[in-house]
RNA sequence: CGGACUAUAGCGCAGUUGGUAGCGCGCGUCGUUCGGGACGACGAGGUCGUGGGUUCGAGCCCCGCUAGUCCGA
Numbered sequence: 001c002g003g004a005c006u007a008u009a010g011c012g013c014a015g016u017u018g019g020u021a022g023c024g025c026g027c028g029u030c031g032u033u034c035g036g037g038a039c040g041a042c043g044a045g046g047u048c049g050u051g052g053g054u055u056c057g058a059g060c061c062c063c064g065c066u067a068g069u070c071c072g073a
Stems, first nucleotide, its partner, number of pairs: 001072007010025004019056001027043005049065005
């Protein structure tokens, strides 16, 4: 320098054909227990890396940029 892939909650990851952003773990409150663990109920937590574009509507499509991984030179 060229190409491919990845970026979504504290962590690990889903998200279908563009139509209300989810799961597990973790965290908080409550119940159960003498207490803890385990279990159960409820809940908080997200500018979907970033800047634009398309669209009535974008995590998803298009372009640029940033970071990381891999391949090639």
Transfer RNA from a Candidatus Uhrbacteria bacterium, 73 nucleotides, folded computationally. It was read from a public genome assembly. It matches the Rfam family "tRNA". Rfam describes the family as follows. Transfer RNA (tRNA) molecules are approximately 80 nucleotides in length. The family's RNA type in Rfam is transfer RNA.